Context: one part of a larger RNA
RNA sequence: CGCAUAUGGUGGAUGCCUAGGCGGCAGAAGGCGAUGAAGGACGUGGUAGCCUGCGAAAAGCCUCGGGGAGCUGGCAAACAAGCUUCGAUCCGGGGAUAUCCGAAUGGGGAAACCCACCGCAUCAGCGGUAUUCCUGUCUGAAUUCAUAGGGCAGGAAAGCAAACCCGGGGAAUUGAAACAUCUCAGUACCCGGAGGAAGAGAAAUCAACCGAGAUUCCCUCAGUAGUGGCGAGCGAACGGGGAACAGCCCAGUCGUGGAAAUCGAGUCGAACCUAGUGGAACGGUCUGGAAAGUCCGGCCAUAGCGGGUGAUAGCCCCGUACACGAAAGGUGAAGCUCGGGAGCGACGAAGAGUAGGGCGGGACACGUGUAAUCCUGCCUGAACAUGGGGGGACCAUCCUCCAAGGCUAAAUACUCUCUGCCGACCGAUAGUGAACCAGUACCGUGAGGGAAAGGCGAAAAGAACCCCAGCGAGGGGAGUGAAAUAGAACCUGAAACCGUAUGCGU
Numbered sequence: 001c002g003c004a005u006a007u008g009g010u011g012g013a014u015g016c017c018u019a020g021g022c023g024g025c026a027g028a029a030g031g032c033g034a035u036g037a038a039g040g041a042c043g044u045g046g047u048a049g050c051c052u053g054c055g056a057a058a059a060g061c062c063u064c065g066g067g068g069a070g071c072u073g074g075c076a077a078a079c080a081a082g083c084u085u086c087g088a089u090c091c092g093g094g095g096a097u098a099u100c101c102g103a104a105u106g107g108g109g110a111a112a113c114c115c116a117c118c119g120c121a122u123c124a125g126c127g128g129u130a131u132u133c134c135u136g137u138c139u140g141a142a143u144u145c146a147u148a149g150g151g152c153a154g155g156a157a158a159g160c161a162a163a164c165c166c167g168g169g170g171a172a173u174u175g176a177a178a179c180a181u182c183u184c185a186g187u188a189c190c191c192g193g194a195g196g197a198a199g200a201g202a203a204a205u206c207a208a209c210c211g212a213g214a215u216u217c218c219c220u221c222a223g224u225a226g227u228g229g230c231g232a233g234c235g236a237a238c239g240g241g242g243a244a245c246a247g248c249c250c251a252g253u254c255g256u257g258g259a260a261a262u263c264g265a266g267u268c269g270a271a272c273c274u275a276g277u278g279g280a281a282c283g284g285u286c287u288g289g290a291a292a293g294u295c296c297g298g299c300c301a302u303a304g305c306g307g308g309u310g311a312u313a314g315c316c317c318c319g320u321a322c323a324c325g326a327a328a329g330g331u332g333a334a335g336c337u338c339g340g341g342a343g344c345g346a347c348g349a350a351g352a353g354u355a356g357g358g359c360g361g362g363a364c365a366c367g368u369g370u371a372a373u374c375c376u377g378c379c380u381g382a383a384c385a386u387g388g389g390g391g392g393a394c395c396a397u398c399c400u401c402c403a404a405g406g407c408u409a410a411a412u413a414c415u416c417u418c419u420g421c422c423g424a425c426c427g428a429u430a431g432u433g434a435a436c437c438a439g440u441a442c443c444g445u446g447a448g449g450g451a452a453a454g455g456c457g458a459a460a461a462g463a464a465c466c467c468c469a470g471c472g473a474g475g476g477g478a479g480u481g482a483a484a485u486a487g488a489a490c491c492u493g494a495a496a497c498c499g500u501a502u503g504c505g506u
Base pairs, nucleotide, nucleotide: 001505002504003503004502005501006500007499008498009497015491016455017454020426021425022423023422024421025420026419027418028417029415030414031160032159039101040100041099042055043054044053046079047078049075050074051073061095062094063093064092065091066090070083071082072081106115107114108113116129117128118127119126120125131157132156133155134154135153136152137151138150139149164195165193166192167191168190169189175182179229205212206211216243217242218241219240220239226234227233247407248406249405250351252347253346254345255344256343263339264338265337266336267335271331272330273329274328276324277323278322282297283296284295286293298315299314300304306318307317308316356380357379358378359377360376361375362374363373366392387402388401389400390399391398442449443448462490465477466476467475468474
């Protein structure tokens, strides 16, 4: 040095586990904000670093309910001092307080800081003072009236927020195997606006000589008809089947009619939400550290979902089925009250710089094409129901509808968030970046980038005491424990890698 066996070290794979994730279903909610938000800074505890809570009234105060024996949040024990059946801690409703920054709003500003004015007040201190718009009011120029302007009062707005929605703008990479029309795509992104949904919506629609009857969404029609450097690609509609269904008003007078639909406001308040309550039925034997396992004998079940307990528990615990529950706050059906108005008849009326046209663009599946239809920047420009639009150039016939005013639930989209439940989803290099004090440490001037890191044991019973040693580190005894090769560098403990012992070989 090699081989073999045994036994260790190192290392942290594997197995098992789950505190965290991922995906979904159902219900709720769909906003918060000048009554100062979201998000922060700084404080706040007897001792107090961080997290959590809270705000100079500072891990809290008041009150109303629930609850019923311990409590003074967590890491995280200890000491001290207290509270509590005269009901604490805790849970829920309402209220008080709520420093400073932040739309930040008295002025300034390098956020959490600096500096003011006015009024009130004995000090301490309290309140007010931004901008824009609207309303009201006072005042008021050049300039007589007036207007502009100025003052005051009241109200509103602003800012934030995950996606969904509507509108205004709007790329490129890419594909076309290059590239320019085209595509990517009206996507990403920017801006504005709104709601719990938004938008659309009651035919100047389709259809085809039969008929349908607002809109939206799904399946199909169909990768069809088309469109297309007829390339790459793009890509309908009619019709059919479903979900959900709802229709109305103004552009007007008269009459009738009487309080009758929808709507608005108020009142009342079923029910539900925000704490909770009750809730059946078991003992022994054996093994074992421990019984829920074995064996024996019982019981409950509208409850044998699930979790915990020293191994696998319907009957030990929490629960579960089932049955109940709100002082306060919230949502709020039906009913009632008030307001305003229904319905019917007659005669009318029936949306103009509009429809259409020309030029240039855009949208339609449709790239100018035979290109209808829709929108409109510029120029033009009708008819008036004896009328007008459409039926894919255009014309006639025929059919169908009535533009240039407005409202409209549901079916549909989404999930920052709350509650419950589920999974041939993951199980710590997986699953969120994050199971752990993670958007942290760290990197970057900055925008931004962005980790690693879980497991003793049933219970700390976390090793008193002794020995070596530097009043060490570490170890050896002793002790605990079922186990300490479970000793905190702690479950299991693979491999690489490094030893020790023995044998053989060289």